[in-house]
RNA sequence: AGAGUGGGUUGGGCGGUCGCUGGCCGAAAUCGGCUGGAGGAAAGUCCGAGCAGGGCAGGGCACGGUGGUGGCUAACAGCCACCGGGGACGACCCCCGGGAAAGUGCCGCAGAAAAUACACAGCCGAUGGUCCCGAUACGUCGGGAUACAGGCAAUGGUGAAAUGGUGCGGUAAGAGCGCACCGCAGGGUCGGUGACGGCCCUGGCAGGGUAAACCCCACCGCCUGCAAGACCAAGCAGCCGGCUACUCGGCCCGAGUGUGAGCAGUAAUUUUACUGCUCUGCCGGCGGGUAGGUCGCUUGUCGAAAGACAGAGCCAACUGGCAACAGUUGGUCAAGAUAAAUGGCCGCCAUCCUGCCACUUAUGGCCGGAUACAGAACUCGGCUUACAGACCCACUCUCUUU
Numbered sequence: 001a002g003a004g005u006g007g008g009u010u011g012g013g014c015g016g017u018c019g020c021u022g023g024c025c026g027a028a029a030u031c032g033g034c035u036g037g038a039g040g041a042a043a044g045u046c047c048g049a050g051c052a053g054g055g056c057a058g059g060g061c062a063c064g065g066u067g068g069u070g071g072c073u074a075a076c077a078g079c080c081a082c083c084g085g086g087g088a089c090g091a092c093c094c095c096c097g098g099g100a101a102a103g104u105g106c107c108g109c110a111g112a113a114a115a116u117a118c119a120c121a122g123c124c125g126a127u128g129g130u131c132c133c134g135a136u137a138c139g140u141c142g143g144g145a146u147a148c149a150g151g152c153a154a155u156g157g158u159g160a161a162a163u164g165g166u167g168c169g170g171u172a173a174g175a176g177c178g179c180a181c182c183g184c185a186g187g188g189u190c191g192g193u194g195a196c197g198g199c200c201c202u203g204g205c206a207g208g209g210u211a212a213a214c215c216c217c218a219c220c221g222c223c224u225g226c227a228a229g230a231c232c233a234a235g236c237a238g239c240c241g242g243c244u245a246c247u248c249g250g251c252c253c254g255a256g257u258g259u260g261a262g263c264a265g266u267a268a269u270u271u272u273a274c275u276g277c278u279c280u281g282c283c284g285g286c287g288g289g290u291a292g293g294u295c296g297c298u299u300g301u302c303g304a305a306a307g308a309c310a311g312a313g314c315c316a317a318c319u320g321g322c323a324a325c326a327g328u329u330g331g332u333c334a335a336g337a338u339a340a341a342u343g344g345c346c347g348c349c350a351u352c353c354u355g356c357c358a359c360u361u362a363u364g365g366c367c368g369g370a371u372a373c374a375g376a377a378c379u380c381g382g383c384u385u386a387c388a389g390a391c392c393c394a395c396u397c398u399c400u401u402u
Base pairs, nucleotide, nucleotide: 001398002397003396004395005394006393007392008391009390010389012349013348014347015346016345017344018343020037021036022035023034024033025032026031039373043384044383046382047381048380049379050378051225052224053223054222058253059252060251061250063221064220065219066218067217068082069081070080071079072078083097084095085094086093087092098216099215103214104213105210106209107208120156121155122152123151124150127149128148129146130145131144132143133142134141135140164182165181166180167179168178169177183205184203185202186201187200188199189198190197191196229295230294231293232292238286239285240284241283242282243281245257246256247255248254260279261278262277263276264275265274266273267272299310300309301308302307311333313332314331315330316329317328318327319326320325350371351370352369353368355366356365357364358363
């Protein structure tokens, strides 16, 4: 100097003018004063919780979620560190990371063959068979051809994948057939909290892949959600059916709630059963009325105030920890709308870009243009997605100089 990797900050400023809105004060007000007013993602609604209401003997099945180990956290499918596998020269990045020896399924086409794996082209004359030649002591011997029987899965071909891989030996030709190393299975030992790793020993060990296929294993899981819910005001119109019903997230077992009270009549008669009416409890259906206001709602409680206590709140420093983060101390308390406010216009500046001019370089001047993604609605911790430009930190590789 160039090319990268990981992380962080910011993402317009100033002035004028007109306007909107929360709180407090001024008797009240549409008026005035003071003081506040949109994010790192407010987006997505993908996770987890706080909070609110309902439910809550228990057991089983089904359903859903998560899936290496250890830690952090209120919790999480999040974050941190590490292990294993893969990619990169590297800094680093990626992973639906338990189980294929419980079972079932799938691997098209091509290829002989994709699992009960019958071998396509081929290789082999050691063995048997067939044929030819020579010798012969007539027992047979030697040589050659033939791939019929037989042997082979090393070579070639197909494919993502083909009977562990590479090399040496051996063999008729071959093959873990033998050996070395690697791989696989098992054992021992050392290190580590652990996943796991190092070293040593034994074994020739056999088709692989796929669970983001069904499945098996381990752990976890009550329902609904601020349109939750609470209060106030106003308003109407009740009727029908059932008690073998209803509830416990779905189903089963089981458990619980209701099945009541009064009057009259009939029958039998120790008092019970049935029928009818009324009230009441529960369940379901049809129909009518209201859809307004306050709170929830913006840190909370107490207090007239000052202030005190609290908080998964925010900021800073210190301590501990590799880190995520935790503790202590100090400071601080940040919009609250309800058809939805937080803005419009003008001027100057800032940053960036194209062009022109000057200039040895650094750089300066002029004209023009541009200035991202985007908008709270109960709150918080995460994840994912979008983002013009500017700046900072650490690390890796290449080249050059000293």
Description
Predicted 3D model of a 402-nucleotide RNA (Bacterial RNase P class A) from an uncultured bacterium. Of the family's consensus pairs, 93% are formed in the model. Its mean pLDDT, the model's own confidence on a scale to 100, is 75. Rfam family: Bacterial RNase P class A. It is annotated as a ribozyme.